[in-house]
Context: one part of a larger RNA
RNA sequence: GAGUAACGUUAAUGCGGGUGAAAAACCCGCACGCCGGAAGACCAAGGUUUCCUGUUCGAUGCUAAUCAGAGCAGGGUGAGUCGACCCCUAAGGCGAGGCAGAGAUGCGUAGUCGAUGGGAAUCAGGUUAAUAUUCCUGAACCGGUGUAUAUUGUGAUGGAGAGACGGAGAAGGCUAAACUAGCGCGGCGCUUGGUUGUCCGCGUUUAAGGUUGUAGGCUGGGAACUUAGGCAAAUCCGGGUUCCUAAGGCUGAGGAUUGAUGACGAGUCCCCAAGGGGAUGAAGUAGUUGAUGCCAUGCUUCCAGGAAAAUCUUCUAAACUUCAGAUAUACACCGAUCGUACCCCAAACCAACACUGGUGGUCAGGUAGAGAAUACUAAGGCGCUU
Numbered sequence: 001g002a003g004u005a006a007c008g009u010u011a012a013u014g015c016g017g018g019u020g021a022a023a024a025a026c027c028c029g030c031a032c033g034c035c036g037g038a039a040g041a042c043c044a045a046g047g048u049u050u051c052c053u054g055u056u057c058g059a060u061g062c063u064a065a066u067c068a069g070a071g072c073a074g075g076g077u078g079a080g081u082c083g084a085c086c087c088c089u090a091a092g093g094c095g096a097g098g099c100a101g102a103g104a105u106g107c108g109u110a111g112u113c114g115a116u117g118g119g120a121a122u123c124a125g126g127u128u129a130a131u132a133u134u135c136c137u138g139a140a141c142c143g144g145u146g147u148a149u150a151u152u153g154u155g156a157u158g159g160a161g162a163g164a165c166g167g168a169g170a171a172g173g174c175u176a177a178a179c180u181a182g183c184g185c186g187g188c189g190c191u192u193g194g195u196u197g198u199c200c201g202c203g204u205u206u207a208a209g210g211u212u213g214u215a216g217g218c219u220g221g222g223a224a225c226u227u228a229g230g231c232a233a234a235u236c237c238g239g240g241u242u243c244c245u246a247a248g249g250c251u252g253a254g255g256a257u258u259g260a261u262g263a264c265g266a267g268u269c270c271c272c273a274a275g276g277g278g279a280u281g282a283a284g285u286a287g288u289u290g291a292u293g294c295c296a297u298g299c300u301u302c303c304a305g306g307a308a309a310a311u312c313u314u315c316u317a318a319a320c321u322u323c324a325g326a327u328a329u330a331c332a333c334c335g336a337u338c339g340u341a342c343c344c345c346a347a348a349c350c351a352a353c354a355c356u357g358g359u360g361g362u363c364a365g366g367u368a369g370a371g372a373a374u375a376c377u378a379a380g381g382c383g384c385u386u
Base pairs, nucleotide, nucleotide: 013031014030015029016028017027018026032383033382034381035380040363041362042361043360046343047342050341051075052074053073054072055071056070060068061067080141081140082339083338084337086119087118088117092113093112094111098107099106100105122139123138124137125136126135142335143334144333145332146331147330148329149328150327151326152325153320154319158315159314160313161312162311166302167301168300169299172295173294174293177289178288179287180286181285182204183203184202185201186200187199188197205263206262209258210257211256212255216251217250218249219248220245221244222243223242224241225240226239227238229237230236264284267280268279269278270277271276303306349358350357365377366376367375368374
């Protein structure tokens, strides 16, 4: 220079009370304003204690601070079913032998790893200052082991089927959700048309699982014989022949019923110093609209023709003969280990910062609207630290 620029999107503050040495900024309350396909809620990645409580204000916070994602101390993450681990494979990696190379090494068979994919099973309510599909209450389900009973040819690293898949489009059936009515409980404005009314406010919620098997989708079904295919075999699959037969099977949202004489529930009453605690508990129905969700990995259509393996079912080979296995029912037991706090379009991640930037997925109320545009708004969250 200079007490100058600046104090990081112009979403916005004002008042009362409290605490305190001190309050524009902290806490409580009442108004006002902003977002609302987000500036709300939940995950993945990443962070790694930032979560909750008490206490402190030297530093951090672009100001103050009694406040804090700051300091100090204590507390907090509970799983057979969520995810990982595990079983399985893809691209790709490694790679016994092997091949190549002067070598270092390169390639690669058997194999072994490798998810972003396939694979068993849980919901509702309650509870903490902080966790919950994990704790508690209630109601379920799956896998394994053992025992008992009944029936029965068992058996694979091999064969076969299922697993098992693209794009686009259209129509239908549903539900979530919302709205309206009904029902239940509560309210009553002195005036501007209405204020006991064609009024206002709030509520009207309930899962997985079990039983049933609907709208719909797919497929004719059964038996016998035969067989140059499926690297061997086969009663299995595929091919062929003959006979009988007109509904049989598979799948499948939703609904109904049970779960539930339960839970939840507006409100009412009682206690309480702030938070809060306890008791009781009404109605709990119908219609309309209606999804981008479900049926649906469906259907139709197109050419560029759209993973694999485990697993399950079935067939036999070697082998085994009452061993071993399978099915059904009942009972008993077992289900380890790791993650789980909190932020997550952000002041907690990536950007040197509490940085106008960047960051994958899920949910998607109301009025107007073609709409996830836009405007206003609910729940919820904020007023962006001078």

Background
The part of an RNA shown here (large-subunit ribosomal RNA, domain III) has 386 nucleotides and comes from Kangiella sp. HZ709. Taxonomically the source falls in Kangiella (Bacteria, Pseudomonadati, Gammaproteobacteria, Kangiellales).